[in-house]
RNA sequence: GAGCCGGUAGCUCAGUUGGUAGAGCAUCGCACUUUUAAUGCGGUGGUCGCGGGUUCGACCCCCGCCCGGCUCACCA
Numbered sequence: 001g002a003g004c005c006g007g008u009a010g011c012u013c014a015g016u017u018g019g020u021a022g023a024g025c026a027u028c029g030c031a032c033u034u035u036u037a038a039u040g041c042g043g044u045g046g047u048c049g050c051g052g053g054u055u056c057g058a059c060c061c062c063c064g065c066c067c068g069g070c071u072c073a074c075c076a
Base pairs, nucleotide, nucleotide: 001072002071003070004069005068006067007066010025011024012023013022019056027043028042029041030040031039049065050064051063052062053061
């Protein structure tokens, strides 16, 4: 330098006809009893990496950029 994959909640990750963003864990509240805690129920938590474009409408499609990983090439 080129190609491919990935970036979504605090963490790990889902999200296919483009049409209200989700789960588990964590956290908070309540209940309960087996009480450093477990279990059950409920809640909180999001610029969907950034900037543009297309569209009535974009996490999703197109372009550029940033970050991480892998492969290839170059490099004496």

Model confidence (mean pLDDT): 81 of 100.
This is a predicted structure of a 76-nucleotide RNA (transfer RNA) from an Acidobacteriota bacterium.
Its Rfam family is "tRNA". The family's RNA type in Rfam is transfer RNA.
The organism belongs to Acidobacteriota, within Bacteria.